[in-house]
RNA sequence: GCUGGUGUGGCGCAGUGGUAGCGCAAUUGAUUCGUAAUCAAUAGGUCGAGGGUUCAAAUCCCUCCACCAGCU
Numbered sequence: 001g002c003u004g005g006u007g008u009g010g011c012g013c014a015g016u017g018g019u020a021g022c023g024c025a026a027u028u029g030a031u032u033c034g035u036a037a038u039c040a041a042u043a044g045g046u047c048g049a050g051g052g053u054u055c056a057a058a059u060c061c062c063u064c065c066a067c068c069a070g071c072u
Base pairs, nucleotide, nucleotide: 001071002070003069004068005067006066007065010024011023012022013021018055026042027041028040029039030038048064049063050062051061052060
């Protein structure tokens, strides 16, 4: 330099055009003599950045950024 992949709450991931979700973690409450476990609830993300298409974009297109792999 070329090609491909990944980027979504604190962490790991799902979501392939129509209300952004799950598990773990966190907080609060219940339970317990207390802790753990269990149960219930709550909070936390403008989806890597910018632009385009569309009535509508995490999703499709373009450019860029970071990381990973391959080729040279």